The RNA shown here (glmS glucosamine-6-phosphate activated ribozyme aptamer) has 173 nucleotides and comes from Peribacillus asahii.
């Protein structure tokens, strides 16, 4: 080192490369110039590198795959796994316009000290890279550490405004 088996621990723009790109050695072709050296271009094998930047995001069980949102001087291509997404269905619940139960009907929620119909306004919510300076490491490709620096969307928070169920029964007036 490579294969098997077992045991433990860890991740979610997570881990992993065989395609692609690049780098290096060996070796082959050999342009232009030219006696020649030289040696451009292009291949082959062999071994490296590179392959997601952060923000947000989990009730249970099954199923399912190209599972949200932007930044980047954009290969962050492309391919395999996974994965908090989505859809059923359960479990616990919220709001339906004076309050309660009870039933069905719609829309949601899953409690971070803050949950929970749409729809709209208005504020507030510490990005990271990248880049810039300094370094380690590698023949190189390329990695990695420190300092500095601003800039987002979704998506949550409060506060407004508008729209939004039915029956029965209770209480209250």
């Nucleotide at each position: 080192g490579u294969a098997g088996u077992u045991u433990u621990a860890c991740a979610a723009g997570c881990g992993c490369c065989u395609g692609a790109a690049c780098u290096a050695a060996g070796c082959c072709u050999g342009g232009a110039c030219g006696a020649a050296a030289c040696g451009a271009u292009g291949g082959c094998u062999u071994a490296g590198u590179u392959g997601a930047c952060g923000a947000g995001g989990g009730g249970g069980a099954g199923g399912u795959u190209u599972a949200u949102c932007g930044a980047a001087c954009a290969a962050u291509c492309g391919g395999c796994g996974g994965a908090u997404g989505c859809c059923u269905c359960c479990c616990g619940g919220u709001u339906g316009a004076c309050u309660g139960u009870g039933c069905a009907c719609a829309a949601c929620c899953g409690u971070c000290g803050u949950a929970a119909u749409u729809u709209u306004c208005a504020c507030c919510u510490u990005a990271a890279a990248a880049c810039a300076g300094c370094g380690g490491g590698g023949c190189a490709a390329c990695u990695u550490g420190c300092u500095g620096c601003a800039c987002a969307a979704a998506g949550g928070g409060u506060g407004g405004a508008a729209a939004a169920u039915g029956c029965a029964c209770a209480a209250a007036c």
Description:
It matches the Rfam family "glmS glucosamine-6-phosphate activated ribozyme aptamer". By type it is a riboswitch. NCBI's taxonomy places the organism under Bacteria, Bacillota, Bacilli, Bacillaceae, Peribacillus. The coordinates come from a structure-prediction model, not an experiment, and the mean pLDDT is 77.